The RNA shown here (Lysine riboswitch aptamer) has 166 nucleotides and comes from uncultured Butyrivibrio sp. The coordinates come from a structure-prediction model, not an experiment, and the mean pLDDT is 84. Of the family's consensus pairs, 100% are formed in the model. The sequence is in RNAcentral, with records from MGnify.
[in-house]
RNA sequence: UGAAAGUAGAGGUUGCAUCAUUUAUCAGUAAGCUGUGGGAUGUUCAGGGCAGGUGAACAUGGACGAAAGGCAAUGAUGCCGAAGCGAAUCAAUUCCUGAGAUUGUUUUAGCUGGGAGUAUGGUUAAGAGCCAUGCUACUGUCAUCGCAAGAUGGAGGGCUACUAGA
Numbered sequence: 001u002g003a004a005a006g007u008a009g010a011g012g013u014u015g016c017a018u019c020a021u022u023u024a025u026c027a028g029u030a031a032g033c034u035g036u037g038g039g040a041u042g043u044u045c046a047g048g049g050c051a052g053g054u055g056a057a058c059a060u061g062g063a064c065g066a067a068a069g070g071c072a073a074u075g076a077u078g079c080c081g082a083a084g085c086g087a088a089u090c091a092a093u094u095c096c097u098g099a100g101a102u103u104g105u106u107u108u109a110g111c112u113g114g115g116a117g118u119a120u121g122g123u124u125a126a127g128a129g130c131c132a133u134g135c136u137a138c139u140g141u142c143a144u145c146g147c148a149a150g151a152u153g154g155a156g157g158g159c160u161a162c163u164a165g166a
Stems, first nucleotide, its partner, number of pairs: 005163005012080001015079008025070001033062005041051003044099005083112003086108003090104005113139002116136008141154005
C1' cells in the first nucleotide's frame, strides 16, 4: 500500500416500519325485514351442494341499520436495505373440491440511495392513502474534470470513521 472481515455512524424536522388510543370518513351504505315491478336464475369461475313459480337475478320505495380495511392526530417501540416491490414455499379465509382472490409466516447476491411534485395504470367507498412505471427539479454520497463557482457520471453488496491486517 492493501483483499476479505468486524464495530460505530450519516442522509431527513414529512427518513423508514410496527403497535396502541381517539375522532372523522366508510354510510344513511351493506346485510336482514317489508311493498311494488320483474319473470328464471343466484352463490368469483368449473363441478357438487344449498336457495328459488310458496317467485331467483335485477330495478325501485318504507322502516331499521352496522363493521372491517384505509386516513389524520397523539403516544410508545424498533431501526438506516431502514423498507417497498417481484419471485418461490407453507398456513388461514371464502358452503365443499380444484383454480382464483385476500391476509399472514419463511426464503431470496431479482429491482429500487432518499423524500417531494406530476402523468398513466392498479387497488380502494374515495379527488384520501398505498403500489408500479415514466418525467421534473431537490437532496445526501462517491468518482472524474475544474483555480473556483460548478459540470458530468455511478450506485446502498454503497459511503464515512475506527480496529486489526491475507